[in-house]
Context: one part of a larger RNA
Molecule: small-subunit ribosomal RNA, central domain
Organism: uncultured bacterium
Formats: sequence, C1' cells, structure tokens
RNA sequence: UUGGGUUUAAAGGGUGCGUAGGCGGAUUUAUAAGUCAGUGGUGAAAUCUCCCAGCUUAACUGGGAAACUGCCAUUGAAACUAUUUAUCUUGAGUACAUUUGAGGCGGGCGGAAUGUGUCAUGUAGAGGUGAAAUUCUUAGAGAUGACACAGAACACCAAUUGCGAAGGCAGCUCGCUAAACUGUAACUGACGCUGAGGCACGAAAGCGUGGGUAGCAAACAGGAUUAGAUACCCUGGUAGUCCACGCCCUAAACGAUGAUAACUCGAUGUGUGCGAUACACUGUACGCGUCUAAGCGAAAGCAUUAAGUUAUCCACCUGGGAAGUACGUUCGCAAGAAUGAAACUC
Repeated sequence: UUGGGUUUAAAGGGUGCGUAGGCGGAUUUAUAAGUCAGUGGUGAAAUCUCCCAGCUUAACUGGGAAACUGCCAUUGAAACUAUUUAUCUUGAGUACAUUUGAGGCGGGCGGAAUGUGUCAUGUAGAGGUGAAAUUCUUAGAGAUGACACAGAACACCAAUUGCGAAGGCAGCUCGCUAAACUGUAACUGACGCUGAGGCACGAAAGCGUGGGUAGCAAACAGGAUUAGAUACCCUGGUAGUCCACGCCCUAAACGAUGAUAACUCGAUGUGUGCGAUACACUGUACGCGUCUAAGCGAAAGCAUUAAGUUAUCCACCUGGGAAGUACGUUCGCAAGAAUGAAACUC
C1' cells in the first nucleotide's frame, strides 16, 4: 500500500460556523465528456504462456500461435453519471400563530449565613482533638442582645427535570438578545449534507494591568503524630478564589461512542406542545430515562437517543518502551501549547 478497524484492546478532532473539494430528491428536453458496442490502425524485438523442432537429455537455441489487458481514429447506442431545457414538492428554508426553558449579555433589588466594628448584659474560660498543644482571653474573651459595615455564594423548591454546539447555565426582577418544538400548508423551489486549510467559542489552574478581599485556602510558619513526618490531624496564613480589560487554549473537554439521512418488534415512566373527548383515559410530534426482541459484539453489553442494516463526507489507528521526548518551525509576556521523529531496546 491493499485491507481491517476506532465504547472498554492502538484509534472520533473539545465544540461550532464555513472556503476549496467530495457526495446529493422527483419528472422531462437536448448533447454525447465519462460509459457501452462494432470496425480500422498501432501496441519493435527479446521476455512470459501454449504447440512443434535442434544439440544423447536439461538448461539453452530456433520456428509458429496466442498475448501485450493499452493508446489513437471512426461509426453507432443513450439506461446511468455529467452538462443542458422546462417543471414539481416530499429534503431545506421563509411567513403567520402560539408555547417552553438554570440559553446568553447588561442593570436594579432581597433574605439567611459568615466575619469585623461600636454599645449593652455578664464572668473565667473559650477553641480544638483519638488525646493534646500551638492559638484567643481579666487591657474582659467565648456566650447573649441591639445597631452598623463588608465581600462572596444563592438553603428549601430540586427531579432519572429543563436549556445550550460544546465548555457550561440555578435567589427575585427589568431591559436587550439568541434558539427549539408544535400548528397552519400561505411563500421560495433542491437553495441540501459533509467539510482539508481558515475563523470563532472554549472548565479549572496560570499570566499582565488596575480594583476588591468576608469565607475558604496552594506556598509558608507553628503545634501534634511518628523511628523519621518536608504528610494525613490542629492553630494561623499569602498568592489565588471575586470584578473590569487583555492573554493562555489545555482536561477522564467522557456517552471514553464524529456529523447527516433512511430503514429495523415491543413495554413503561417523564418534560413541553397539539388534537379529540370529557374527569381519566387515548392519539400524535419533539426531547429526557429505564427494560427488552431481532440483529450485532471477544465479552461486558448496545438495542428507533444502536455499538443493528445501509449511504455520503471528515478525523484518527497500525506491537511495548524510548516519547508526546529531541530537533526544527509556528504561536505565547511567560508558563507552555501545537506539529512531532530516530538511534537503541524488549
């Protein structure tokens, strides 16, 4: 390479938008590029295959046939692909009417808790642990009550729930904004799918500048434990956690399962609509779950939300280690990220 694969054995890109490219619904007209058929030319010889012959045989050599699966020209065919003509509505989108939700951004407000300050009551402990000590406290702590201030997070509701492309999103409320489902079948008429590069978004930690800092808490300090204890436990505590702007671009970024479309028994729960009927049932659409049949799978298991049966496009894998390392390049303020080997070894 051919092939075979990618939930867990190596392997799905973190996610979306989208360029080139690849692929693409139904009917019809024309063309004849691909495609198919016929004919002609060419496809050197040797080699290869088959038959025959010559050296005692074979290798070898000679003769004949076939083959050279190709290319060119020409004549036709018109189903399929392509291009083209005219149309269609089921794919896709638009319009109108509802509905839904922790979807996003910005502002305002709220209560509980915590900490701090002031005042009051009040007196000797409080705190912490397996047990202690460091620590706080007669300069009046802890406890209780009142008032004030600060920052951060939103108990119950809460769910196998909901929304979002993913990351993620939860007090209440206002404004702006995005999306999805359902219904009507009014409009456009294949406008679609995927997507190398590219662009955008992307938890936490980290970085830069300026704020903020209640609680928590890497580092650090002390007290314990221990043979030791650079830990686990305790008392403190700075970055950080929060906000604004700008970077970083990685995660077990997981459903360890790429996207889209079609097809393939059932049962049951639940969220949001619609319809019929009428007071507890039924139909339908889109989601979220559980169980199960065929089928699949090495098995565990998956099973209309497929890991089943197919199609299109992209990404990735090819024994373990060395190694996600070295070197080079690109990006970054840095930390580092991306790309990514080999020698050697088993």